[in-house]
A computed fold for an 81-nucleotide RNA, annotated as c-di-GMP-I riboswitch aptamer. Its Rfam family is "c-di-GMP-I riboswitch aptamer". Gene Ontology term of the family: cyclic-di-GMP binding.
RNA sequence: GACUCGAAAAGGCAAACUCAGGGUAACCUGGGGGCGCAAAGCUAUGCAUCCUUUUCUAGGAAGGAACGGCAAGCUACCGGA
Numbered sequence: 001g002a003c004u005c006g007a008a009a010a011g012g013c014a015a016a017c018u019c020a021g022g023g024u025a026a027c028c029u030g031g032g033g034g035c036g037c038a039a040a041g042c043u044a045u046g047c048a049u050c051c052u053u054u055u056c057u058a059g060g061a062a063g064g065a066a067c068g069g070c071a072a073g074c075u076a077c078c079g080g081a
Base pairs, nucleotide, nucleotide: 003080005079006078012037013036017032018031019030020029021028022027035068041074042073043072045071046070047069049065050064051063052062053061054060055059
C1' cells in the first nucleotide's frame, strides 16, 4: 500500500427497559442500562417501514420520523493474528 481481512488488545457505538425534559404523533435530547455492532460513522438519494393532516375508500397529495430494514454515495480508528 492493498483487502468482500478482523484473532487478541486499546479505544468507540449502544437495543430492550428505566428516570427527567420536548413533540398531536412517529420519535428526539440528556442520565442510568447493555441486546448487540468492524462502519451500529455521516447523507433521507432509491425501495420498504412508521406518524400527522387532507382528499374520501381506491389509491393519491402534502408535511414529518427513522440510516440498528435493504441498497447507493462519502469518510474513518486500532490491528495484520